[in-house]
Molecule: c-di-GMP-I riboswitch aptamer
Organism: mouse gut metagenome
RNA sequence: GCAAACCGCCAGAAAUGGUGGGACGCAAAGUUAAGGGGCCUACGGUGUUUUCCACUACGGCAGCCCGACCGCCG
Numbered sequence: 001g002c003a004a005a006c007c008g009c010c011a012g013a014a015a016u017g018g019u020g021g022g023a024c025g026c027a028a029a030g031u032u033a034a035g036g037g038g039c040c041u042a043c044g045g046u047g048u049u050u051u052c053c054a055c056u057a058c059g060g061c062a063g064c065c066c067g068a069c070c071g072c073c074g
Base pairs, nucleotide, nucleotide: 001026002025006021007020008019009018010017011016024063030069031068032067035066036065037064038061039060040059044056045055046054047053
């Protein structure tokens, strides 16, 4: 310096994100999802179909891992 969980408000179909409070932790807990892997959700689509259910990212996670870029002190 940043800010987890949790709580309030807002957005979203959801995952999740924004914002205020709050600190579990973090040399990279900075950026990059149009570098790669993995994970989450399924509005919509497809299948099935009474309902359920399954698959699917154009949605999301960088505080999941690797990489790239920037980066404090010694």